Predicted 3D model of a 460-nucleotide part of an RNA (small-subunit ribosomal RNA, 3' major domain) from a Dehalococcoidia bacterium.
The coordinates come from a structure-prediction model, not an experiment, and the mean pLDDT is 86.
NCBI's taxonomy places the organism under Bacteria, Bacillati, Chloroflexota, Dehalococcoidia.

Context: one part of a larger RNA
């Protein structure tokens, strides 16, 4: 000087407590360990792995395994050499990929050749092969915590120290006061997006003069203004007046570092390795296996519920290889149709939960809906292995879950839909969107975790 302590002091965090809805018990999706397998590719492993790389594994992807092939190679330059071929046709083995075979046929031009392509050689390629403990780069974590340094100058043989400690505040090393310290710099906090109120100006496809909508400008919030409190200070409580009140809400923004934290498998990139193979194509298989563990979600156990008709009200996107309307077919996915949109104009597109009415009458029940038969819809070369959706049958566990644990403080929790990227097809994740709408916080004894001061020490 840290680091540590089941020392001490102060101070914060959904850290506990007070709530309130879960998980942990069941069924199923999903990721992981295990185990199997020819393969079940690879990477992530307390917290910072495990709906994670994957915003979407039937082929493809794809890296895995069998089998089959090609070897200057699937993709790239460059140089030598004979060529006029290459595309197309066509015909043979064959699962294809390849491997033979047959027809026919460039382009320019000063005729030296050039341009293109395939063929041979040769230089070189190429590796999702290893080494994230050789590395850029980018990310997690501590953590949006308030801290991390620096210049002089002062103290100390020196490491250091001091400043940054001390009274007080604050969300904050924020600021005020003192102080051998006086400045500075990175973080804070402001400028940035965006939501809340009002004015102006414009405006079609919105609305119909105003209002609402949209989108440019601007205005407003600063403890400003009053009262007590404090140390005349920073600041603290309360009111005023305001759409909005003390950082208004929400985002974006991650300091100096710390885990040889993650990643050569996104890319780059050093070194080593492989080089008729560890590289390439290529068909099938595999990533989808199942006695088991776990993690993280969906559905449920009903009556504040199901079930049937009836009726309302969003919001954020998205659409020309596209969303697809109105009719019409069909129990029903879906089909037939073909208006309109390059979209404030058409479309998707019914929002559900709510409202009214009606049935059910506590039961493994019309609660639940997993398994599984049969029929059919869609996509797409093709749904065995391995999609999703109907429609008829089947109807399991489940009667609110041990020890333990997890979110969450307001338009939040929970409930309830909807849209999106990814996609040919395929969402119980994911990102996002409105709709309905609480309880509860005495308080800082204890658990975690963090910060600042002091204290101990045989640790660095």
């Nucleotide at each position: 000087u840290g680091a540590c302590g089941g020392g001490g002091g102060c101070c914060c965090g959904c850290a506990c407590a007070a709530g309130c809805a879960g998980c942990g018990g069941a069924g199923c999706g999903u990721g992981u360990g295990g185990u199997u397998u020819a393969a079940u590719u690879c990477g992530a492993u307390g917290a910072u792995a495990a709906g994670c790389g994957c915003a979407g594994a039937a082929c493809c992807u794809u890296a895995c395994c069998u089998g089959g092939g090609c070897u200057u190679g699937a993709a790239c330059u460059g140089c030598a050499c004979a060529c006029g071929a290459u595309g197309c046709c066509c015909c043979g083995c064959g699962a294809a990929a390849g491997c033979g075979g047959g027809g026919g046929u460039u382009c320019c031009u000063u005729c030296g050749g050039g341009a293109c392509g395939g063929g041979u050689g040769c230089a070189g390629a190429g590796a999702u092969g290893c080494u994230g403990c050789a590395u850029g780069g980018c990310u997690g974590u501590c953590g949006u915590c308030a801290g991390c340094u620096c210049g002089u100058g002062c103290c100390g043989u020196g490491a250091g120290g001091u400043g940054u400690u001390g009274g007080g505040u604050u969300a904050a090393g924020u600021c005020c006061c003192g102080c051998a310290a006086c400045g500075a710099g990175c973080g804070c906090a402001a400028c940035c997006c965006u939501u809340g109120u009002c004015g102006c100006u414009a405006g079609u496809u919105a609305a119909u003069u105003u209002c609402u909508c949209u989108a440019g400008c601007g205005a407003g919030a600063c403890u400003g203004c009053c009262c007590c409190u404090a140390a005349c200070a920073a600041g603290g409580g309360g009111g005023a007046g305001g759409a909005a009140g003390g950082u208004g809400g929400g985002g974006a923004u991650g300091a100096c570092g710390u885990c040889a934290a993650g990643u050569c498998a996104g890319c780059a990139c050093g070194g080593c390795u492989c080089u008729u193979a560890c590289g390439u194509c290529c068909a099938g298989g595999g990533c989808u296996a199942c006695a088991c563990a776990c993690a993280c979600g969906c559905u449920a156990c009903a009556a504040u519920g199901g079930c049937c008709g009836g009726u309302a009200c969003a919001a954020u996107g998205g659409g020309u290889c596209g969303c697809c309307a109105a009719g019409g077919c069909g129990c029903g996915a879906g089909c037939c149709g073909g208006a309109g949109c390059u979209a404030a104009u058409c479309c998707c597109a019914a929002a559900a939960a709510g409202c009214c009415g009606g049935c059910c009458c506590c039961a493994g029940u019309g609660g639940g809906g997993a398994u599984u038969g049969c029929a059919g819809g869609c996509u797409g070369c093709a749904a065995c292995c391995c999609g999703c959706c109907u429609g008829c049958a089947u109807g399991a566990a489940c009667g609110c879950g041990g020890a333990g644990u997890u979110g969450c403080u307001a338009g939040u929790a929970a409930c309830c839909g909807c849209a999106g990227g990814u996609c040919a097809g395929c969402a119980u994740a994911c990102u996002g969107c409105g709709g309905u709408g609480a309880a509860u916080a005495c308080g800082u004894u204890c658990c975690c975790g963090g910060g600042c001061c002091u204290u101990g020490u045989a640790c660095a």